RNAcentral holds the full RNA, with entries from ENA. This is a predicted structure of a 266-nucleotide part of an RNA (large-subunit ribosomal RNA, domain VI) from a Gaiellaceae bacterium. Rfam family: Bacterial large subunit ribosomal RNA. Gene Ontology terms of the family: structural constituent of ribosome and ribosome. Model confidence (mean pLDDT): 88 of 100.
Context: one part of a larger RNA
This record gives sequence, structure tokens and C1' cells, in this order.
RNA sequence: CGUUGGAGGUUUGAGAGGAGUCGUCUCUAGUACGAGAGGACCGAGAUGAACGGGCCUCUGGUGUAUCAGUUGUCCUGCCAAGGGCAUUGCUGAUUAGCCACGCCUGGAUGGGAUAACCGCUGAAAGCAUCUAAGCGGGAAGCCCACCUCGAGAUGAGGCUUCCCAUCCCCUUGAGGGAGUAAGGGUCGUGGGAGACCACCACGUUGAUAGGCGGGACGUGCAAGCGCAGCAAUGCGUUCAGCGGACCCGUACUAAUGACCCGAGGU
Repeated sequence: CGUUGGAGGUUUGAGAGGAGUCGUCUCUAGUACGAGAGGACCGAGAUGAACGGGCCUCUGGUGUAUCAGUUGUCCUGCCAAGGGCAUUGCUGAUUAGCCACGCCUGGAUGGGAUAACCGCUGAAAGCAUCUAAGCGGGAAGCCCACCUCGAGAUGAGGCUUCCCAUCCCCUUGAGGGAGUAAGGGUCGUGGGAGACCACCACGUUGAUAGGCGGGACGUGCAAGCGCAGCAAUGCGUUCAGCGGACCCGUACUAAUGACCCGAGGU
């Protein structure tokens, strides 16, 4: 921009893509078969491989805005306590998130038409013949069934709900313009959404983010003071102190106010 008024929601499915795999073991059954050796079809179950999808409870990885230990040096006048730099200085742990080495899950099943092939009936050709007329069976393959996208499917679909018949201009037309309706957007706070855009949530009739409160979880027992020791240090106060992303709550802060677009229906 189109989809023949403008919008909100919900769908149909033309069409397109994905998937489609394989093994081992057990039972049937040491049965059928076979002199024996050996050893099934059919059917039922279990368990795996690789591949695909999803997730983070567990296990594990990461986790440079979390906690602790520690070396050197500079600084906060000094002690103590801290801060900066040294690959995040190094080291030990680690929430969320993201991941796999972790967990869950998929291939199924059924129908239709067939291939090779196997048949029925059956003439031409008194026989025979699956074929010439006619009728069956038959694949991991084809079509459907399963999953995803999907009306720009210009053949532009359907259903449902909402809005309505205002004004001006002319070269009078399916004309141009203005203000509006339903509605949408700008803007703002953000996100398990994301390159941008889009999408989604929220915008005071509010828990959208931050802050704050509580909790979870992490680290591992702070500072100060007291006690013991010459001291290093230890013990007590102290399962302390501190804390990113997690959960619940709470309008304290910021989402204010406002503006723009948007039909008149051959």
C1' cells in the first nucleotide's frame, strides 16, 4: 500500500515445512522345522543408540554488581577497620539466569490408493491363462492421520462484537479537505519478548520497575567490646554479619498531564 466504510477479537485451511531411523534382550519356544547340529515366522513385552523438541527438580558447568580467606603496594594522620591497583590479583564456595555431562518427551497407531509380486473369476483360443471386461491381497515408499507456519490464498475468505450517518470547498467526481466515533498510536515503567522494529504486561480505578519490609537461598560466624595469652592467636557476645538477578508484600519514587492518528461507506 492492497484486501471496496473504520475498528477489536476469533477462526477456516489453499499451500509450505518438520517428523519418519536402527539395535539388543525376554516371552511365545528350545515350540514349528530338522537325523542331528541348529533353530524360526506371526504375536507380546523390556531396554538402549543416534537424532529432534522442551525444561532446570536432581547431578554438573558458568556465574568479572554475592560471601569469605589471603599476598604485594598506595591511600583514608596513626592503631584497628577499610578502599584502590595487581588477569575478577590469587584462592575456596555460590543464588538467579544461560547451559549439558542432567531431567522429561517424540518416532506411534489407524485408514486410503498403489509398486514388484501373490491371487479370484475369465474369454479371445471348447483347453490353458492374474487380464482382454471385472474383482481381491500387497511395502520403511505415496496420500491422509501427528507437529509447526499459514488469507499478499491479489482467488486477499468466514464468524462475532463495537462505531456511526458531522461540517467546508470545488474543476461535480468512486473528488478534495476539516473535526470526530469505536479504536489505535505517540509517551512512560518494564519483561521469562528482543539486534532495531515487533511481541507481551502495566500506566494512580496502579504492584510495571526501583526502593523498602519479610522470606528463600548463598557465604560461614562481622565490627566493636570483654576474657585468656608476652605474643601470634583463641574463646564469648554470634547458626553472626553481609548479600545480584529468586518469592511474597508494601504506593515511598517513577509510570503525570497531554498530544496525534483514525469512518461517512460505487